[in-house]
RNA sequence: UUUGCUUCAGGGCAAACCCGGCGAAAGCCGGGGGCGCAAAGCCACGGGCCUACGUCGUCCCGCCUGGACGAUACGGCGGCCGGGUUGCCGAA
Numbered sequence: 001u002u003u004g005c006u007u008c009a010g011g012g013c014a015a016a017c018c019c020g021g022c023g024a025a026a027g028c029c030g031g032g033g034g035c036g037c038a039a040a041g042c043c044a045c046g047g048g049c050c051u052a053c054g055u056c057g058u059c060c061c062g063c064c065u066g067g068a069c070g071a072u073a074c075g076g077c078g079g080c081c082g083g084g085u086u087g088c089c090g091a092a
Base pairs, nucleotide, nucleotide: 012037013036017032018031019030020029021028022027035079041085042084043083045082046081047080048077049076050075054072055071056070057069058068059067060066
């Protein structure tokens, strides 16, 4: 100097839940809180999953209005997996 073990040190992030806010929802933001994570840092490229304002179809209703069901992402999930990319320490 390089590689590597995941030991050490400094630490980092932060689940459920609660409060406030945004959103039709999924979910997100802030505060509290810690289930856990060696990338639980960042990125929707691939797969998967979640939601359905709107749109379409069917049904209920005589019609309007309203309701129910199904389909649909340009919405969302990076703490679902893969992939890309960046980063801390490094004993024996």
Molecule: c-di-GMP-I riboswitch aptamer
Organism: Bacillota bacterium